[in-house]
RNA sequence: GCUUCUAUAGUUCAAUGGUAGAACUCACGAUUUGUAAUCGUGCGAUACUGGUUCAAGUCCAGUUGGAAGCU
Numbered sequence: 001g002c003u004u005c006u007a008u009a010g011u012u013c014a015a016u017g018g019u020a021g022a023a024c025u026c027a028c029g030a031u032u033u034g035u036a037a038u039c040g041u042g043c044g045a046u047a048c049u050g051g052u053u054c055a056a057g058u059c060c061a062g063u064u065g066g067a068a069g070c071u
Stems, first nucleotide, its partner, number of pairs: 001070007010024004018054001026042005047063005
């Protein structure tokens, strides 16, 4: 230099183009003499910039970061 893959809650992962969800974590509450465990409630996210579309996490282009390969 070229090619391919990848980017979603603090973490690990979902989501046929049609309301972004789950588990763990965290906060609060219940339970307990107290802690742990358990149960309930809540907070929290689509890397960035554009394009297509009635509608984009998803499709297309580019940028950035990461991974792999070729030279």
Annotation
This is a predicted structure of a 71-nucleotide RNA (transfer RNA) from Notodromas monacha. Its Rfam family is "tRNA". By type it is a transfer RNA. Its family is annotated with triplet codon-amino acid adaptor activity in the Gene Ontology. The RNAcentral record of the sequence draws on Rfam. Its mean pLDDT, the model's own confidence on a scale to 100, is 83. Taxonomically the source falls in Notodromas (Eukaryota, Opisthokonta, Ecdysozoa, Arthropoda).